[in-house]
Predicted 3D model of a 531-nucleotide part of an RNA (large-subunit ribosomal RNA, domain I) from an uncultured Bacilli bacterium. Rfam family: Bacterial large subunit ribosomal RNA. The prediction has a mean pLDDT of 84.
Context: one part of a larger RNA
RNA sequence: CGUACAGUGGAUGCCUUGGCACUAGAAGACGAUGAAGGACGCGACUACCUGCGAUAAGCGGCGGCGAGCUGGAUGUGAGCUUUGACCCGUCGAUCUCCGAAUGGGGAAACCCGGCUGGAUUUACCUCCAGUCACCCUCGGUUUUGCCGAGUGGGGGGACACCUGGGGAAUUGAAACAUCUUAGUACCCAGAGGAAAAGAAAGAUUUGAUCGAUUCCGUCAGUAGCGGCGAGCGAAAGCGGAACAGCCCAAACCACCUUCGGGUGGGGUUCGGACCACGUUAUGGGACGGCGUGUCGGUAGCUGAACGGCCUGGGAAGGCCGGCCAUAGAGGGUGAUAGCCCUGUAAGCGACAUCGACCCGCGCCCUAGUGGUAUCCAAAGUACGACGGGACACGUGUAAUCCUGUCGGAAUGUGUGCAGACCAUUGCAUAAGGCUAAAUACUAACUAGUGACCGAUAGUGUACCAGUACCGUGAGGGAAAGGUGAAAAGAACCCCGGGAGGGGAGUGAAAAGAAUCUGAAACUGUAUGCUU
Numbered sequence: 001c002g003u004a005c006a007g008u009g010g011a012u013g014c015c016u017u018g019g020c021a022c023u024a025g026a027a028g029a030c031g032a033u034g035a036a037g038g039a040c041g042c043g044a045c046u047a048c049c050u051g052c053g054a055u056a057a058g059c060g061g062c063g064g065c066g067a068g069c070u071g072g073a074u075g076u077g078a079g080c081u082u083u084g085a086c087c088c089g090u091c092g093a094u095c096u097c098c099g100a101a102u103g104g105g106g107a108a109a110c111c112c113g114g115c116u117g118g119a120u121u122u123a124c125c126u127c128c129a130g131u132c133a134c135c136c137u138c139g140g141u142u143u144u145g146c147c148g149a150g151u152g153g154g155g156g157g158a159c160a161c162c163u164g165g166g167g168a169a170u171u172g173a174a175a176c177a178u179c180u181u182a183g184u185a186c187c188c189a190g191a192g193g194a195a196a197a198g199a200a201a202g203a204u205u206u207g208a209u210c211g212a213u214u215c216c217g218u219c220a221g222u223a224g225c226g227g228c229g230a231g232c233g234a235a236a237g238c239g240g241a242a243c244a245g246c247c248c249a250a251a252c253c254a255c256c257u258u259c260g261g262g263u264g265g266g267g268u269u270c271g272g273a274c275c276a277c278g279u280u281a282u283g284g285g286a287c288g289g290c291g292u293g294u295c296g297g298u299a300g301c302u303g304a305a306c307g308g309c310c311u312g313g314g315a316a317g318g319c320c321g322g323c324c325a326u327a328g329a330g331g332g333u334g335a336u337a338g339c340c341c342u343g344u345a346a347g348c349g350a351c352a353u354c355g356a357c358c359c360g361c362g363c364c365c366u367a368g369u370g371g372u373a374u375c376c377a378a379a380g381u382a383c384g385a386c387g388g389g390a391c392a393c394g395u396g397u398a399a400u401c402c403u404g405u406c407g408g409a410a411u412g413u414g415u416g417c418a419g420a421c422c423a424u425u426g427c428a429u430a431a432g433g434c435u436a437a438a439u440a441c442u443a444a445c446u447a448g449u450g451a452c453c454g455a456u457a458g459u460g461u462a463c464c465a466g467u468a469c470c471g472u473g474a475g476g477g478a479a480a481g482g483u484g485a486a487a488a489g490a491a492c493c494c495c496g497g498g499a500g501g502g503g504a505g506u507g508a509a510a511a512g513a514a515u516c517u518g519a520a521a522c523u524g525u526a527u528g529c530u531u
Stems, first nucleotide, its partner, number of pairs: 001528007013516001014482002018453002020450006027442002030155001037098003040053003044076002048072002059092006068080003103112003113132007134153002136150006161192001162190005172179001176227001202210002214241005224232002245434003252265005271376003274371004283365003287362001289361003293357006300348003306321005322339002324328001330342003383407008393419001414429005469476002489515001492503004
C1' cells in the first nucleotide's frame, strides 16, 4: 500500500407527528361579575405534562352518541357503566393566593387591619361570610367638604393595522454644513374592528363646468422644487371600486330662573326668523327593545359497490370473473384497495346558545309657494406683522393651511378663495358637530391549497423549548425524530460482582431497545505485496 472480515461513526436513502407561504369564510374577543399571565395545590399509589380549584384529572341541567370507561401512561389495587357510563356540544355551579389588584402595607403569590353578621369559647384567641382604593359623571347638601347613584374608568393584547403628541443617526451627496436618509426607526397617548377623512368659506385644463370623503389605475417621473447638486416630486382631469347624507348655535316664542342662565318649540343655506297662502299626507331611519319566520354557527346522522386462485410472514400485488359511481378527494389497514375501515358525492339534524337577514309592533325623522321693512346666521375669530411648521414647493414672485408673540375686523350692498398684488368675472359661505361602504392588517377559529421544507432543511422549538444552560441584569439561547405489522421487548440454561456475552425462544428478518438504512474519516484482526 492492497484485499478480506469486523468495530467505530452517523452521512445517505426512505418517512413525517412539525414548520413555511397563501386562499375562502367567520372574527378581531377579554377585564372591578376581578382579565391576560402566574404561584400553590387537587390523583389510592403521582416526579413531570395535561385538566381542574378546598365541590380541585372534577359537580349539576339539557342535548348528541351507544359500549365500553377511570387523561399522556404502562402497572397494582379499587371502582363506574344499557336505570346509558366514558366522550362530544351548550348552559350553569364552584373557582385558594398573586396579578389593573382596589381595606393598609409589601422584597408578587406574603404580612397586618377596621366595620356588620355568624361559628366556637366562661373569656380571650381563632375561624367563616360580606364590606372598606382612587378618578370621572350625575344628583343632593349644612359646600376646602360630606352623602347617594353608575353593568362608568383603570389593566391586557397581534413586536399587525390606525390617529395624534414627540422624534434621531448611520447613510447619500463619492468630503461636508443647506439638503438626503425621514417625519423613517424609536418613545408616549388614545381608539376601533377597522381607524382616519367626509357633505365645500371646494375644484377649475380660462372655457364652460363639476359637485362629500376614501381607495385603485392613469395623468407622470410630467408641472415643478432642488448647495437647480445628490435627489425630491404633485394636482386637476379621465377610467374604475363604493356611494348617503344629516344634526346643532343664533334670530323669534313659551316656561323656569339662584338673573349668570337653563329647558322645550323653532331653525340650519338655491338661507332662516317675520308676513300672506297652503299643509295632516308622503317618504325614510345609520334603532335600543319585543315578537314571528328563514338561513347559518356551536355536538352529530344516513351514505353505493367483491369474490376466487397464485406468490408471500402478511395481499391492497399478479391472474380470472364481477359490481358501484351526483361517491375513482384523502387517510388507514401486515406490500400498491373506487367496492375492508374511515371517509368522499349527495342528503338530513339542535333541548340550549350565538349571529345575519326579512317582516310586524314600538320609537325617531320628514313640507312647500310668494313677499320684503326689520332681526339672525359661531370673535380675541378672520386678517396683518414677526418667528417657525405643513403643503411635491428649501423664502422664493410664494398664494393656501397650522400657530408662539403682538395687533386686530366686517355682518349679507357682508365675508373668504380662484398661486404675489389690483380690477373684472366666477366659485363658496370659515371661526360647532355626526356620518356606513369602497381601504389597511391578521394573533386566534373553521375549511382548504402548494412546480414550499423534509430533521445541519423547515419556526429558535417535529422531541416536556423560549426548556437546559450562560449572564447581576437587560438579554442571549441550544442539542435532541424513526425497533417491529404486532412487544410477540427475549421464559429458561451457562460464564461473569456487574456490564456484557453464549445458547434457547419470538419474529418475515434480530431489526434487540446504544434498536430502519448504516457511507467516509478513524481503529483492529488476518493475509498478500513493497522498502